[in-house]
RNA sequence: AGAGUCGAGGACGCGGCCGCGUCCGCCCAAGCCACGGCGAAGGCGGACGAGGAAAGUCCGAGCUCCACAGGGCAGCGCGAUGGGUAACGCCCACCGGCCGCGAGGCCAGGGAAAGUGCAACAGAAAACACACCGCCAACUGGGGCGUCGCAAGGCGCUCAAAGGGCAAGGGUGAAAUGGUGGGGUAAGAGCCCACCGGCGGCGUGGCGACACGCCGGCCUGGCAAACCCCGCGCGGAGCAAUGCCAAACAGGGAGCAGAGGCGGCCCGCCUCGCUACGACUCCCGGGUGGGCAGCACGAGGCCGACGGCAACGCCGGCCCUAGAUGGAUGGCCGCGGCCCGCCCAAGCCCCGGCGAAGGCGGGCAACAGAACUCGGCUUACGAUCGACUCUGCCU
Numbered sequence: 001a002g003a004g005u006c007g008a009g010g011a012c013g014c015g016g017c018c019g020c021g022u023c024c025g026c027c028c029a030a031g032c033c034a035c036g037g038c039g040a041a042g043g044c045g046g047a048c049g050a051g052g053a054a055a056g057u058c059c060g061a062g063c064u065c066c067a068c069a070g071g072g073c074a075g076c077g078c079g080a081u082g083g084g085u086a087a088c089g090c091c092c093a094c095c096g097g098c099c100g101c102g103a104g105g106c107c108a109g110g111g112a113a114a115g116u117g118c119a120a121c122a123g124a125a126a127a128c129a130c131a132c133c134g135c136c137a138a139c140u141g142g143g144g145c146g147u148c149g150c151a152a153g154g155c156g157c158u159c160a161a162a163g164g165g166c167a168a169g170g171g172u173g174a175a176a177u178g179g180u181g182g183g184g185u186a187a188g189a190g191c192c193c194a195c196c197g198g199c200g201g202c203g204u205g206g207c208g209a210c211a212c213g214c215c216g217g218c219c220u221g222g223c224a225a226a227c228c229c230c231g232c233g234c235g236g237a238g239c240a241a242u243g244c245c246a247a248a249c250a251g252g253g254a255g256c257a258g259a260g261g262c263g264g265c266c267c268g269c270c271u272c273g274c275u276a277c278g279a280c281u282c283c284c285g286g287g288u289g290g291g292c293a294g295c296a297c298g299a300g301g302c303c304g305a306c307g308g309c310a311a312c313g314c315c316g317g318c319c320c321u322a323g324a325u326g327g328a329u330g331g332c333c334g335c336g337g338c339c340c341g342c343c344c345a346a347g348c349c350c351c352g353g354c355g356a357a358g359g360c361g362g363g364c365a366a367c368a369g370a371a372c373u374c375g376g377c378u379u380a381c382g383a384u385c386g387a388c389u390c391u392g393c394c395u
Base pairs, nucleotide, nucleotide: 001391002390003389004388005387006386007385008384010381012336013335014334015333016332017331018330020049021048022047023046024045025044026043027042031038032037051367055378056377058376059375060374061373062372063238064237065236066235075234076233077232078231079230081093082092083091084090095109096107097106098105099104110229111228115227116226117223118222132170133169134166135165136164139163140162142159143158144157145156146155147154148153178196179195180194181193182192183191197219199216200215201214202213203212204211205210242293243292244291245290251284252283253282254281255280258272259271260270261269262268300319301318302317303316304315306313307312337364338363339362340361341360342359343358347354348353
């Protein structure tokens, strides 16, 4: 200097004034009352008052209601190993593969040797099939020369490459029939050999995924976030869940001179009614307007010790910190702080620059806002600061 991993931090601090939400206390008091009290509105004072993601609502739970003999189909989700956790698709450690010089990063990481299917363009060929350029002349056939033979023809050399052999090399492609080297061959090829990769078996180590070693045969293309197969898991709806209280109007029932309340009962007291069949009194269910609970003490937070590589667990101490229902956190002023730009300039200095103190001006944001509650993931934003590690250069 450039990178990598992890963490802190969410943008101000103090004071004053005004304002908002919830709760508490006091004052005042409409009103109600069984006269003991209860108290709307208002005033004063005090306490507390958004986030790291409150977001997306993706995953897992708590809680509530509904459903539920048993089995199966369909559907959906997940997928190496060992742990953590209430649980998870999350987290930690480890294994394997790929990428990176490295610190490290990424992986939807079961099965392609059950079956079906797919592969644009290019290419000979995209999976049991193939040969465009190319290589070869062993074999069949052909031409020439030589030789033997009376001849048919044989043999040898040579030419070409029609049949034929080959897949090493080139070329196409995201991907081309294990890779490299040697032997071998007419030329070639796991045809043979060594090493490597893959497969199978055995042994050793490891809780395990797996690693290492030996032996064997000689090889099997890719895609399953294509169908599918294997293994495991899954009932649905959600706080507008759900429970409780309960006007008014309509409805139903009873009473007919008594009914209701206070009370264990009687007496007693109070209210309503008393000639009305309802428009009076009492009761009932339903649960609308409305109110209360759910709903803020919880798998809670912070600090410390211990166990564990870690995730995390356990023990002790301290703390209680929003709860709205058209939805509350804001505004102004002063002082200080931080950052940026300009001016000035002590000073440093490789003489080209760097620049303390001071002055002036500007800025202090962005993403975004609780709504039943937790644990995660993902996404958005972002000034600054710190720790450790890697690589390169200089001394």